[in-house]
RNA sequence: CUUGGUGUCCAAGGCGAAGUGCAAUUCUUCGACCGGCGGUGACCUGUGACAUAUGGGAAGCCCGCAAGCCAUGUAAAAUCUGAUGCAUGGUUGACGCAGUGAGAUCCUGCGGCCGACGGUAAAGUCCGGAUGAAAGGAAGGUAAU
Numbered sequence: 001c002u003u004g005g006u007g008u009c010c011a012a013g014g015c016g017a018a019g020u021g022c023a024a025u026u027c028u029u030c031g032a033c034c035g036g037c038g039g040u041g042a043c044c045u046g047u048g049a050c051a052u053a054u055g056g057g058a059a060g061c062c063c064g065c066a067a068g069c070c071a072u073g074u075a076a077a078a079u080c081u082g083a084u085g086c087a088u089g090g091u092u093g094a095c096g097c098a099g100u101g102a103g104a105u106c107c108u109g110c111g112g113c114c115g116a117c118g119g120u121a122a123a124g125u126c127c128g129g130a131u132g133a134a135a136g137g138a139a140g141g142u143a144a145u
Base pairs, nucleotide, nucleotide: 002144003143004142006140008138009137010136015031016030017029018028019027032125033124034115035114036065037064038063039062043057044056045055046054047053060113061112068091069090070089071088072087073086074085075084095111096110097109098108099107117128118127119126
């Protein structure tokens, strides 16, 4: 350095005004705001050197993943019924045009679009499951090479 296994820690942001109404941050009008994780990436940047090298950052709508929801199976205790955990399967949003260029759905410009479940006057932004789980990330220690 690489690989395996191991425990620890970390791992989500965002609304105002007016109207109607018994009641709306949920509807209507006007105007705002937000963007999980990995990959890709022509852009930005640090070190070094002026040649190679090396570190960091860069897509909500390109590819994949997670949470959520649904179904089936299963496990111990308790109970005889629902809940919880685990496993498997299913489901799970949204982009165009122009420019530059050898090359861009990633850069630049313009205009668009999307957002689980439960609660509640119908919610991406309020409250709740959630002081949860997890994609993954960080630094450690361990074994082999």
Predicted 3D model of a 145-nucleotide RNA (FMN riboswitch aptamer (RFN element)). The coordinates come from a structure-prediction model, not an experiment, and the mean pLDDT is 77. It was read from a public genome assembly, where an Rfam model found it.